[in-house]
RNA sequence: GCAGCCAUAGCUCAGCUGGUAGAGCGCCUGACUGUGGAUCAGGAGGUCAGUGGUUCAAACCCACUUGGCUGUACCA
Numbered sequence: 001g002c003a004g005c006c007a008u009a010g011c012u013c014a015g016c017u018g019g020u021a022g023a024g025c026g027c028c029u030g031a032c033u034g035u036g037g038a039u040c041a042g043g044a045g046g047u048c049a050g051u052g053g054u055u056c057a058a059a060c061c062c063a064c065u066u067g068g069c070u071g072u073a074c075c076a
Stems, first nucleotide, its partner, number of pairs: 001072007010025004019056001027043005049065005
């Protein structure tokens, strides 16, 4: 250089055929408890890597860019 794969909550990951962005853990508040843990109830937390495009509608499709991983070619 070329090809393929990956990027979604603080962490680990789902998200089916394009149709309201989710789970577990963690965090915060309350209940319970002598305190804590456990348990129960509630809550906060997201430019879906970025830009542009297609579409009535995009995390999902297309192009480019950025970062990571793998394979491969060339030079030394």
Molecule: transfer RNA
Organism: Planctomycetota bacterium